[in-house]
Context: one part of a larger RNA
RNA sequence: UGACGGGGGCCCGCACAAGCGGAGGAACAUGUGGUUUAAUUCGAUGAUACGCGAGGAACCUUACCCGGGCUCGAACGGCAGAUGGACUUUUCAGAGAUGAGAAGGCUCUUCGGAGCGUCUGUCGAGGUGCUGCAUGGUUGUCGUCAGCUCGUGCCGUGAGGUGUCGGCUUAAGUGCCAUAACGAGCGCAACCCUUGUCGAUAGUUGCCAUCGGGUCUUGCCGGGGACUCUAUCGAGACUGCCUCCGUAAGGUGAGAGGAAGGGGGGGAUGACGUCAAAUCAGCACGGCCCUUACGUCCGGGGCGACACACGUGUUACAAUGGUGGCUACAGAGGGCUGCUCCCUGGUGACAGGAUGCCAAUCUCCAAAAGCCAUCUCAGUUCGGAUCGGAGUCUGCAACUCGACUCCGUGAAGUUGGAUUCGCUAGUAAUCGCGCAUCAGCCACGGCGCGGUGAAUACGUUCCCGGGCCUUGUACA
Numbered sequence: 001u002g003a004c005g006g007g008g009g010c011c012c013g014c015a016c017a018a019g020c021g022g023a024g025g026a027a028c029a030u031g032u033g034g035u036u037u038a039a040u041u042c043g044a045u046g047a048u049a050c051g052c053g054a055g056g057a058a059c060c061u062u063a064c065c066c067g068g069g070c071u072c073g074a075a076c077g078g079c080a081g082a083u084g085g086a087c088u089u090u091u092c093a094g095a096g097a098u099g100a101g102a103a104g105g106c107u108c109u110u111c112g113g114a115g116c117g118u119c120u121g122u123c124g125a126g127g128u129g130c131u132g133c134a135u136g137g138u139u140g141u142c143g144u145c146a147g148c149u150c151g152u153g154c155c156g157u158g159a160g161g162u163g164u165c166g167g168c169u170u171a172a173g174u175g176c177c178a179u180a181a182c183g184a185g186c187g188c189a190a191c192c193c194u195u196g197u198c199g200a201u202a203g204u205u206g207c208c209a210u211c212g213g214g215u216c217u218u219g220c221c222g223g224g225g226a227c228u229c230u231a232u233c234g235a236g237a238c239u240g241c242c243u244c245c246g247u248a249a250g251g252u253g254a255g256a257g258g259a260a261g262g263g264g265g266g267g268a269u270g271a272c273g274u275c276a277a278a279u280c281a282g283c284a285c286g287g288c289c290c291u292u293a294c295g296u297c298c299g300g301g302g303c304g305a306c307a308c309a310c311g312u313g314u315u316a317c318a319a320u321g322g323u324g325g326c327u328a329c330a331g332a333g334g335g336c337u338g339c340u341c342c343c344u345g346g347u348g349a350c351a352g353g354a355u356g357c358c359a360a361u362c363u364c365c366a367a368a369a370g371c372c373a374u375c376u377c378a379g380u381u382c383g384g385a386u387c388g389g390a391g392u393c394u395g396c397a398a399c400u401c402g403a404c405u406c407c408g409u410g411a412a413g414u415u416g417g418a419u420u421c422g423c424u425a426g427u428a429a430u431c432g433c434g435c436a437u438c439a440g441c442c443a444c445g446g447c448g449c450g451g452u453g454a455a456u457a458c459g460u461u462c463c464c465g466g467g468c469c470u471u472g473u474a475c476a
Stems, first nucleotide, its partner, number of pairs: 001476002003473003007470007015460002019423005026315008034306002042053002064301007076124009087104007106115003126290002129288003135284002137279003140275001142273001147186006153162003166177003192267004197235007211222003238261001241255001242253001244251002304442001317416001321375006333364003338357002342353004382413001387408007429452007
């Protein structure tokens, strides 16, 4: 100087407390361990691995296993030589890769050759092989915590200290005062995006607001820019004003005004560093290793196994509910091998027609809520696993191993031990919708969007994590 303490002081955080809803019990989905296997490819492992890399494993992917092939090689560049094809159609063998054939079949030219391609040889190839403890880049975490440092000066033999301490204040090393320190940098804050109010500009969306026309209905038509909205620019909030406290910084008030009030809400933004943290399998790269194989092509299998254990989720155990009928209201996104109104067939998944839209124009497109009826506390009209049968769709192909539909079947489960997680407001809870990936989909995942919409916080003794000061130390 740090680190540590079941030392002290001060202060924060859904850290506790106060509440609401979950997990831990059940079934299923998914990831992991273990076991099994020819293979169940590899990585991630307290917090900071375990719906993680993977934002799509039937083939492909694919790196694994078995089998069949190739060795200038699946792709690319250079040199030398040979050659005329490339490509299209097609036959046979084969699981295919591939092998053997058949038919058609080069362009330009100064006639030297050039282009394009095939073959042979060769120099480079190729490797998801090892090392993240050789590395770059990127990322997690402490932590959006308020810290981490420097120049000059001063103090100290020196390591180092001071500044950065003290008092008050703040979300903040935020600021004020004091001060052997005076300044400065990286962080904080602000500048950026979005949302909440108003104005201006602009109207192929919106409006009978206003005038006219028309209709079974509808901004449907003429017309209009008022409003809503869309998208660009601007205004607005600064403790600016008032009360009280304070030297000040600042704090306080069911204060005024205001759409918004003291950081308005949300996001992006992550200091010096820590964990030899993670990643050589995204990519790059040093070293080592393989080179008729640790490279590469293909068929099939595996990554989907199953006594078991754990994590994360979905659906439930019901009446604040289930079922049937009727009936409203979004936002954000997507759409040409696409989204599809509408019509017909089918109980349905869907199929066949037909039309609009490269989309503020057409379309995908709501559910919970509301109204009426029924069920009456039961393993049930709860719950839907599992299994049987019949189908639909995608795709060369659904056996291993897809999703969906219909009929039947109807398991466990009656609120879950010790323990444990999230959340302070348009939040939790609950309801549906969209997107990426994608032929299809194992999505109950991820990322977004809106609808309905709570309870509680006395307080900081205690648990956990953190910041500042101080103290002890046989630790570095």
A computed fold for a 476-nucleotide part of an RNA from an uncultured bacterium, annotated as small-subunit ribosomal RNA, 3' major domain. It matches the Rfam family "Bacterial small subunit ribosomal RNA".